[in-house]
Molecule: transfer RNA
Organism: bacterium
Parts: sequence; C1' cells; structure tokens
RNA sequence: GGGCGGAUACCAAAGCGGUCAAAUGGACCAGACUGUAAAUCUGGCGGCUCAGCCUUCGCAGGUUCGAAUCCUGCUCCGCCCA
Repeated sequence: GGGCGGAUACCAAAGCGGUCAAAUGGACCAGACUGUAAAUCUGGCGGCUCAGCCUUCGCAGGUUCGAAUCCUGCUCCGCCCA
C1' cells in the first nucleotide's frame, strides 16, 4: 500500500430501516432472606420537570417521512496479501 472484518450503555455482547433508550450476562444501587458476609431471589440501572420529553450506537457528512441499521470520507483495532 491492497483486501476483509470490527468500533453499541460502566464492562462484555446481541441488534442490521419503523415494533429501540436498544436483548442477555457481569458490575453497580435498593430491597427480601441471613447472627455477619457470601450465595440466592425481587426491583432498578442514559438524563429529566417521568402516561411524556430530551440526548445517544467511533468522528463528520449524506440518503430517507423515518438510520445503531443504508451510502461517502476520516480515525482507531484485528486478520490476510504484498
């Protein structure tokens, strides 16, 4: 330099146009249980003025009525080729 794959919530990791603030596990917070702790169970876990609203899926643009999902460029990581 070329080809392919990847970057998602604190961490790991699903999701691949509308049903998504986004499955699941871990961590964390609250509670139950327990002499204490662990284990187990229940609820919560982006933010707020919480039937709703706002912001978000590497960064910047674009397509679309609508984008985590499609397209372009860039950044970074992995594998292969040279």